[in-house]
RNA sequence: GCAAACCGCCAGAAAUGACGGGACGCAAAGCUAUGGGGCCUACGGCUGAAAAGCUAUGGCAGCCCGGCCGCCG
Numbered sequence: 001g002c003a004a005a006c007c008g009c010c011a012g013a014a015a016u017g018a019c020g021g022g023a024c025g026c027a028a029a030g031c032u033a034u035g036g037g038g039c040c041u042a043c044g045g046c047u048g049a050a051a052a053g054c055u056a057u058g059g060c061a062g063c064c065c066g067g068c069c070g071c072c073g
Stems, first nucleotide, its partner, number of pairs: 001026002006021003010017002024062001030068003035065003038060003044055004
């Protein structure tokens, strides 16, 4: 310096995100999802008698590897 869970409020079909409060933690808990992998959701689409299953154009960088920038000693 950042800010988890949780709470409030807004957006969203959801995952999740923004804002406010709050601190579990973090040298990169900065950026990159149009670098690679993995994970989450399924409005819509497909299959099904139904239950449900599959699917990302939606998400997660505080999941891992990589790239770029980067404090003090």
Molecule: c-di-GMP-I riboswitch aptamer
Organism: mouse gut metagenome